[in-house]
Context: one part of a larger RNA
Molecule: small-subunit ribosomal RNA, central domain
Organism: uncultured bacterium
RNA sequence: CUGGGUUUAAAGGGUGCGUAGGCGGAUAGGUAAGUCCGUGGUGAAAUCUCCAAGCUUAACUUGGAAACUGCCGUGGAUACUCUCUAUCUUGAAUAUUGUGGAGGUGGGCGGAAUAUGUCAUGUAGCGGUGAAAUGCUUAGAUAUGACAUAGAACACCGAUUGCGAAAGGCAGCUUGCUACACAAUCAUUGACGCUGAGGCACGAAAGCGUGGGGAUCAAACAGGAUUAGAUACCCUGGUAGUCCACGCCCUAAACGAUGAUUACUCGACAUUUGCGAUACACUGUAAGUGUCUGAGCGAAAGCAUUAAGUAAUCCACCUGGGAAGUACGACCGCAAGGUUGAAACUC
Numbered sequence: 001c002u003g004g005g006u007u008u009a010a011a012g013g014g015u016g017c018g019u020a021g022g023c024g025g026a027u028a029g030g031u032a033a034g035u036c037c038g039u040g041g042u043g044a045a046a047u048c049u050c051c052a053a054g055c056u057u058a059a060c061u062u063g064g065a066a067a068c069u070g071c072c073g074u075g076g077a078u079a080c081u082c083u084c085u086a087u088c089u090u091g092a093a094u095a096u097u098g099u100g101g102a103g104g105u106g107g108g109c110g111g112a113a114u115a116u117g118u119c120a121u122g123u124a125g126c127g128g129u130g131a132a133a134u135g136c137u138u139a140g141a142u143a144u145g146a147c148a149u150a151g152a153a154c155a156c157c158g159a160u161u162g163c164g165a166a167a168g169g170c171a172g173c174u175u176g177c178u179a180c181a182c183a184a185u186c187a188u189u190g191a192c193g194c195u196g197a198g199g200c201a202c203g204a205a206a207g208c209g210u211g212g213g214g215a216u217c218a219a220a221c222a223g224g225a226u227u228a229g230a231u232a233c234c235c236u237g238g239u240a241g242u243c244c245a246c247g248c249c250c251u252a253a254a255c256g257a258u259g260a261u262u263a264c265u266c267g268a269c270a271u272u273u274g275c276g277a278u279a280c281a282c283u284g285u286a287a288g289u290g291u292c293u294g295a296g297c298g299a300a301a302g303c304a305u306u307a308a309g310u311a312a313u314c315c316a317c318c319u320g321g322g323a324a325g326u327a328c329g330a331c332c333g334c335a336a337g338g339u340u341g342a343a344a345c346u347c
Stems, first nucleotide, its partner, number of pairs: 003319004007301002012315001014202004021195003025088006033081002035077008049065006091192001092189003095185006103178007110154001114150008125136002162170002207248006217241001221237004259314006267292009296303002320347003329340004
């Protein structure tokens, strides 16, 4: 390489959009490029294979045949593929009507809690722990009440819930803008599709830059404990950060550890949202979300119409462990670092 694989043994790209490429629905017709059949030429010799002969045999040598799986030309075949023409509607998209939701983004508003400040009541403790201490407090704390200010997060509802082109993710109320999904109608276009190397965009948390903000929590740090020690676990404090705007970073157990799309293949139950039917008694249908269980699959655990079953197309990736996601080089980045990514050696 081929083959075989990728939930958990090595292996699905973090995710989408999409270029090239690969693949692609039904019917009729044309050409005949691929494809198939015939035929002409060529495919040096040697080598290889088979047969025969010559050295005592063999190796070796000689002769003959076959082969040289290829290329060029030419005559046909037309099922499939390509290509061209015409048509179709089931794939895809559009239209109309309706429904749905924590989808995105900007604005406004709200209450609880926390902290701080002022005032009042009030007096000796408060706080914290396994037990303590550091800490706060007669300059009046803690507690209680009133008022004010600030920032951040949205209890109950809340769920095995819902939403998101997809992942990251999204939750107080209201509103502007905006994207989407689904259903019904079966009206329109007529294969317009699938995948997608490169590419582009998005991408939790932490981190970085500039400027704001700073209530809470809290790396670092300080102190108190614990301990043989305690650079920890526990406690008291506490700065970056946590929040906002703009710009970077581009990684996660970015997990369903399960790529996307399409078709097919028993049942049961629950649930969300439509449509039909309507007495929610039951029942049909569509799109989701879950649990259980068959056939089948699987090394097993298990998966099981949301497949890890049966098939097809396209992409990504794996090939013993360590060295190592390291070195070197290149590209990207302000940096931190990221992406790509070996070998010697060793078992």